[in-house]
Molecule: SAM riboswitch aptamer (S box leader)
Organism: Aneurinibacillus aneurinilyticus
RNA sequence: UCUUAUCAAGAGCGGCGGAGGGAAUAGGCCCGAUGAAGCCCGGCAACCGGCGGUAUGUCCGCAAGGUGCUACAUCCUACAGAACACAUGGUUCUGAAAGAUAAGG
Numbered sequence: 001u002c003u004u005a006u007c008a009a010g011a012g013c014g015g016c017g018g019a020g021g022g023a024a025u026a027g028g029c030c031c032g033a034u035g036a037a038g039c040c041c042g043g044c045a046a047c048c049g050g051c052g053g054u055a056u057g058u059c060c061g062c063a064a065g066g067u068g069c070u071a072c073a074u075c076c077u078a079c080a081g082a083a084c085a086c087a088u089g090g091u092u093c094u095g096a097a098a099g100a101u102a103a104g105g
Base pairs, nucleotide, nucleotide: 001105002104003103004102005101006100007099012041014040015039016038020031021030022029025078026077027076028075042070043069044068047066048065050062051061052060053059074098079095080094081093082092083091084090
């Protein structure tokens, strides 16, 4: 960098740490000295791999080995289309883009 799948579920009243954080840009809305990021421990989860079943399937179950995750929908919007509303501002839905994770190239 490309492909495919998923992204409104789930997960601490712990220790260290000390001022930021919610990907990037912009706007908004939030979290944070009643302690942010990060690290450790704990926890959650079945994507890959493993084991068992099987009606053989794009199936079911068991289980934390490899990853991953652990405020808020991927926190919301941004681009396109549709519906609705309207004096203006707009609202809702669908898709795209971007991003995250897994597996493969």